RNA sequence: GGCACUGUAGCUGAGUUUGGUAAAAGCAGCUUCCUUGUAAGUGGCCGGUCGGGGGUUCAAAUCCUCCCAGUGCCU
Numbered sequence: 001g002g003c004a005c006u007g008u009a010g011c012u013g014a015g016u017u018u019g020g021u022a023a024a025a026g027c028a029g030c031u032u033c034c035u036u037g038u039a040a041g042u043g044g045c046c047g048g049u050c051g052g053g054g055g056u057u058c059a060a061a062u063c064c065u066c067c068c069a070g071u072g073c074c075u
Base pairs, nucleotide, nucleotide: 001074002073003072004071005070006069007068010027011026012025020058029045030044031043033041051067052066053065054064055063
């Protein structure tokens, strides 16, 4: 330098196939119940510019494009 893939909550991670209501879930954090108390268990709460910019569209995490970071392969 070329090609491919990945980037979504503090961490893991589904959703992209086929664009469509309010973007899941687990762990972590806070809290309720339970307990003499702690742990475990139970219910609830909180947390997202979906890597960044631009474009297409009535509507974009999803499609197109440029850039950034990372991984793999080739040279």

Overview: Predicted 3D model of a 75-nucleotide RNA (transfer RNA) from a Candidatus Hermodarchaeota archaeon. The coordinates come from a structure-prediction model, not an experiment, and the mean pLDDT is 80. The organism belongs to Candidatus Hermodarchaeota, within Archaea. Its Rfam family is "tRNA". Gene Ontology term of the family: triplet codon-amino acid adaptor activity.